Two RNAs folded together computationally: RNase P RNA and transfer RNA, 438 nucleotides in total. The coordinates come from a structure-prediction model, not an experiment, and the mean pLDDT is 82. Rfam match: Bacterial RNase P class A. The family's RNA type in Rfam is ribozyme.
RNA sequence: AGAGCAGGCCGGGCGGCCGCGCUGCCCGACUUCCCGGGCGGCGAGGAAAGUCCGGGCUCCGCAGGGCAGGGUGGUGGGUAACGCCCACCCGGGGUGACCCGAGGGAAAGUGCCACAGAAACAUACCGCCGGUCCCCUCGGGCCGGCAAGGGUGAAAAGGUGCGGUAAGAGCGCACCGGCGGCGUGGCGACACGCCGGCCAGGCAAACCCCACCCGGAGCAAGGCCGCGUAGGGGGAGAUGAGGUGGCCCGCCGAUCCCCGGGUAGGCCGCUAGAGGCCUCCGGCGACGGAGGUCCCAGAGGGAUGGCCGCCGCCCCGAGCUCGGCGAGGGGUACAGAACCCGGCUUACAGGCCUGCUCUCCAC
RNA sequence: GGGCGGAUAGCUCAGCGGGAGAGCACUUCCCUUACAAGGAAGGGGUCGCAGGUUCGAACCCUGCUCCGCCCACCA
Numbered sequence: 001a002g003a004g005c006a007g008g009c010c011g012g013g014c015g016g017c018c019g020c021g022c023u024g025c026c027c028g029a030c031u032u033c034c035c036g037g038g039c040g041g042c043g044a045g046g047a048a049a050g051u052c053c054g055g056g057c058u059c060c061g062c063a064g065g066g067c068a069g070g071g072u073g074g075u076g077g078g079u080a081a082c083g084c085c086c087a088c089c090c091g092g093g094g095u096g097a098c099c100c101g102a103g104g105g106a107a108a109g110u111g112c113c114a115c116a117g118a119a120a121c122a123u124a125c126c127g128c129c130g131g132u133c134c135c136c137u138c139g140g141g142c143c144g145g146c147a148a149g150g151g152u153g154a155a156a157a158g159g160u161g162c163g164g165u166a167a168g169a170g171c172g173c174a175c176c177g178g179c180g181g182c183g184u185g186g187c188g189a190c191a192c193g194c195c196g197g198c199c200a201g202g203c204a205a206a207c208c209c210c211a212c213c214c215g216g217a218g219c220a221a222g223g224c225c226g227c228g229u230a231g232g233g234g235g236a237g238a239u240g241a242g243g244u245g246g247c248c249c250g251c252c253g254a255u256c257c258c259c260g261g262g263u264a265g266g267c268c269g270c271u272a273g274a275g276g277c278c279u280c281c282g283g284c285g286a287c288g289g290a291g292g293u294c295c296c297a298g299a300g301g302g303a304u305g306g307c308c309g310c311c312g313c314c315c316c317g318a319g320c321u322c323g324g325c326g327a328g329g330g331g332u333a334c335a336g337a338a339c340c341c342g343g344c345u346u347a348c349a350g351g352c353c354u355g356c357u358c359u360c361c362a363c
Numbered sequence: 364g365g366g367c368g369g370a371u372a373g374c375u376c377a378g379c380g381g382g383a384g385a386g387c388a389c390u391u392c393c394c395u396u397a398c399a400a401g402g403a404a405g406g407g408g409u410c411g412c413a414g415g416u417u418c419g420a421a422c423c424c425u426g427c428u429c430c431g432c433c434c435a436c437c438a
Base pairs, nucleotide, nucleotide: 001359002358003357004356005355006354007353008352009351010350012311013310014309015308016307017306018305020043021042022041023040024039025038026037027036028035045334049345050344052343053342054341055340056339057218058217059216060215064249065248066247067246069214070213071212072211073210074088075087076086077085078084089103090101091100092099093098104209105208109207110206111203112202113201125150126149127146128145129144130143131142132141133140134139158176159175160174161173162172163171177199178198179196180195181194182193183192184191185190222268223267224266225265232259233258234257235256236255242252243251261437262436263435275294276293277292278291279290280289281288282287312332313331314330315329316328319325320324364434365433366432367431368430369429370428373387374386375385376384381418389405390404391403392402393401411427412426413425414424415423
């Protein structure tokens, strides 16, 4: 210098004018509600999104047991919890930094493996070999042995080599791969070493088995007040409606469903929280602990906006005394709280910082 | 805001691991003086999109896009 890898962060700034939501104080005559005005304070995000997970919170006549169902899936940790995060192991990819992995079990059972192929889990189509028969020969029939080679297929009986044999074959041996046993190290996944020819197809994002987890609904939850209406009609129900997603037992237990009618008002829940920032300590890390400091949106037809000027950033670029300067033009994303929080995923103009790797050059 | 369901031919749908199909519609031909009905033949598909599992995906899994349905309170 070029090419790349990982992590973190920003995602416009300043000023003027006109506006919006919430709130503190003051004023409008002293009276709390409401309304108006003045001066202050605060006012979207890294994803507020998708609603895919996990919790807090609230309610359901405590949620107990069994079956069914759903989810997760290497090991150890972190956490309120998780399908998230961290570290490590194993497998795959990359020269490397590093990246990817739904990563338990296929020697429990069942099922599937279309077409092709002899055979898809147990066999022999072509073939190789031995014996015998026909035959002048080529060649062929029958019986037996084999699975090396060919062929089919996504996948074909461990792989390569040497020996061995009539031909072959883990039949024997060496190395490699797998499996099993033992030993050592590690909390563990696992690694290493030795021994044993033990050699066993794939699919579990097919049923299933194993281990662990899961009650349901959701702020339109739920509570209080107010207005108004026809406690009008039909059905079910203590021989048990309903809670309880699907069933049974247990428990609670008197209302439940449909049609019709009325209200579309106010308050609480509601924003101080597993909260942000800084310092120190423990830990490889995720994270935890201690101290200090700050208050940072709360609407309900739903605020956070519009215009102008200057600057910043990116792209194009007339032209010029062109390793640079530049008149002028264009662009400045994705998107937007609605009970709150931790994650994941998806969208995103442009840019910054840190650490690391490879190649080339110079000293 | 929250909770569910769906996307396959122009329309309505079936198909749920190994050929993408049915009915209506469309085109051509026959029948008829002509039209309808009827008969025969035919065309038409990114199975919403992307990725993964598998030898193989409309189907199984994950993530997006679009469409549709439901909900409050009172007696």